The RNA shown here (THF (Tetrahydrofolate) riboswitch aptamer) has 94 nucleotides and comes from a Clostridiaceae bacterium.
The source organism's lineage runs through Bacteria, Bacillati, Clostridia, Eubacteriales and Clostridiaceae.
[in-house]
RNA sequence: AACAGAGUAGGUAAGCUGCGUUAAGUGUUCGCGGAUGGGACGUCGCUGCGGAACGAAAUGCUUGGUCAUGCGAUAGCUUGCCGCUUCCGCUGUG
Numbered sequence: 001a002a003c004a005g006a007g008u009a010g011g012u013a014a015g016c017u018g019c020g021u022u023a024a025g026u027g028u029u030c031g032c033g034g035a036u037g038g039g040a041c042g043u044c045g046c047u048g049c050g051g052a053a054c055g056a057a058a059u060g061c062u063u064g065g066u067c068a069u070g071c072g073a074u075a076g077c078u079u080g081c082c083g084c085u086u087c088c089g090c091u092g093u094g
Stems, first nucleotide, its partner, number of pairs: 002093004010082009019072003028052007038088003042084001058069003
C1' cells in the first nucleotide's frame, strides 16, 4: 500500500407505561431552520416551527365517581435486529 472491524441520526419487532377517541397525534405537501459514527463536509435520510390539503371506532359497566375492552399508519422507555456518502482518524492483520 492493501484487507477486515468498531462506531450516527434513525428504522423495525416485542414488552411496559401513557396520550387521544369532544381528534390531538401520525402521514402528505410548501417555506424557513436544526442536529446528525471520533473529526470535517453533507442529503434523496432524520427533525423543529409556520402555512395548506386530507383524515378516523367506538363499545360495555355504573346511582355517581370511575373502570374495562377496543380503535389510532399515536408518544416515551427497554431489549433484539438493521443502520451514513466523501476525506481523515481509531482497532486488528500486515